The RNA shown here (Bacterial RNase P class A) has 404 nucleotides and comes from Arthrobacter sp. zg-Y877. It matches the Rfam family "Bacterial RNase P class A". Rfam classes the family as a ribozyme.
[in-house]
RNA sequence: CGGGUUGGCCAGGCAAUCGCGUCGGUGCGGAUGCCUUCGGGACAUCCGCUGCCGCCGAGGAAAGUCCGGGCUCCACAGGGCAGGGUGGUGGGUAACGCCCACUCGGGGAAACCCGCAGGCCAGUGCCACAGAAAAGAAACCGCCGGCCCGGGCUGCUUUGCAGCCUGAGCAGGUAAGGGUGAAAAGGCGGUGUAAGAGACCACCAGCGUCCCGGGUGACCGGGACGGCUAGGUAAACCCCACCCGGAGCAAGGCCAUACAGGACACGUUUGAGGGCUGCCCGCCCGAUGUGUCCGGGUAGGCCGCUUGAGGCCGCCGGCAACGGCGGUCCUAGAUGGAUGAUUGCCGCCCCGGUCCGGUAACGGUCCGGGCGUACAAAACCCGGCUUAUCGGCCAGCCCGUCCA
Numbered sequence: 001c002g003g004g005u006u007g008g009c010c011a012g013g014c015a016a017u018c019g020c021g022u023c024g025g026u027g028c029g030g031a032u033g034c035c036u037u038c039g040g041g042a043c044a045u046c047c048g049c050u051g052c053c054g055c056c057g058a059g060g061a062a063a064g065u066c067c068g069g070g071c072u073c074c075a076c077a078g079g080g081c082a083g084g085g086u087g088g089u090g091g092g093u094a095a096c097g098c099c100c101a102c103u104c105g106g107g108g109a110a111a112c113c114c115g116c117a118g119g120c121c122a123g124u125g126c127c128a129c130a131g132a133a134a135a136g137a138a139a140c141c142g143c144c145g146g147c148c149c150g151g152g153c154u155g156c157u158u159u160g161c162a163g164c165c166u167g168a169g170c171a172g173g174u175a176a177g178g179g180u181g182a183a184a185a186g187g188c189g190g191u192g193u194a195a196g197a198g199a200c201c202a203c204c205a206g207c208g209u210c211c212c213g214g215g216u217g218a219c220c221g222g223g224a225c226g227g228c229u230a231g232g233u234a235a236a237c238c239c240c241a242c243c244c245g246g247a248g249c250a251a252g253g254c255c256a257u258a259c260a261g262g263a264c265a266c267g268u269u270u271g272a273g274g275g276c277u278g279c280c281c282g283c284c285c286g287a288u289g290u291g292u293c294c295g296g297g298u299a300g301g302c303c304g305c306u307u308g309a310g311g312c313c314g315c316c317g318g319c320a321a322c323g324g325c326g327g328u329c330c331u332a333g334a335u336g337g338a339u340g341a342u343u344g345c346c347g348c349c350c351c352g353g354u355c356c357g358g359u360a361a362c363g364g365u366c367c368g369g370g371c372g373u374a375c376a377a378a379a380c381c382c383g384g385c386u387u388a389u390c391g392g393c394c395a396g397c398c399c400g401u402c403c404a
Stems, first nucleotide, its partner, number of pairs: 001400010012346007020057002023054004027049007034041002059375001063386002066384005071248004083244005088102005103117001104115004118239002123237002125233003140178002142174003146170002149167008186204002189201003205229001207226008252303004261294006273285004310329008347373002349370005355364003
C1' cells in the first nucleotide's frame, strides 16, 4: 500500500423568509366563583381573539407486526386431555424463538463464517425418474457347476466309447465384477470355494455394552468385549423433554348535554314552573306538567400518556453476554394526527481535466460539471429478530507485496 474479515459510530451544517404541535408566560375581551361602600373590583378557574413572546419537538431502523415482557381487564382449587411452541451444553435476562461462551458437524489458505444441531434398533408411512431390485432385498448382463438337445476336433478296442472346445434350452447357486440411481445392505487385502460371499482372518471405518482418565455439562482421549453392519427421510405422522390461560391502550377508568326508566315533591284557574328583569310590581306563556334525586349511559371531554428492565462516565466482579456500586444527564405526546417548505452559502460523494509526491498501487492540490446527497417518519411503553438504506468515519484481526 492492496485485498479480506469482524465490531462500533454518524445519518449533513449554517443563515434568511414563511409555517405547524405540546408546554410555560403575557395582553385584551367574556363567563362562573368570590368580595363589595352596589359604583365596581383584586384573585382563582375556564373559553375566545387560530393575539404576542419564549423553551422544546422522530429513527437506526420510528417499518414488518414475527417473537418475548411490562401494564390493563376478564378467567382461574388442584390435576389431566386437546392445541400451540421450543429442541447440543452451560450461562445471561423481566422474558424470549434473543444474546454470550463452549461442544459437535460443515465451509475457508487464514482471520472468520454457517447450522431448522433430540429420537428413524418404540411403531407406522414415504423414497420421483431410471433400474432386475428402494429395505430385514433383488438375479438384467456376467460368473459357476448340474440335467438335456446339438455342433466341431482329437484318440481308441470304430453304427460305439472317452476327453477337450463350443451353441441353445431347463431348473438352480452366486451380491466379487458390469450397468441404473441422490442413495444398492461396510472398505481393502488374504483364506476359502464349482463360482462366490463377514462364510472365516488381519487392519480400518461405524454401531452397541462395559471400564479408566479429563470436563459443571454437551463432549473429548484411551481400553476391553460383542454380533460382524445397521440406507435415507421426523420442515412425514409420531415418541421424548421442557414451556405456554384469553384479549388487547379501540386495554381500562373518570366526568357527563340529550334521551328513555325509576323514586320523591309541588301543581292543573285557590297556578308548580318559565319568559321580559340585577330586584320588586306588572304583562305574557302555562298542564298526564314542572322540579329535585337515583342508578345506567349516547354525543363530547378528561385520565391512562410518557422517567424508563433509560442513556453516559468511573470503579469492581465475570473470558463474555451481563451484573453490582457511585456520579451525572434528560423532558415529542399529536388524535385527521405537528416535527415542514423555499432560497443562498458550505460540507460530503461521483465524473472529466490539471499539477505535485511515488517504480507502482495510491495519496494530495486546483479548475469545471452533476434532476448526486439515501431508506424512511412516533401514536401505551420496553427487550429482540427480520427487512430497507446515498454515503462516510474509526478500531481489532488475517493474507499478499515492498522498504528498513
The RNAcentral record of the sequence draws on ENA. The gene name in the source record is rnpB. The coordinates come from a structure-prediction model, not an experiment, and the mean pLDDT is 77.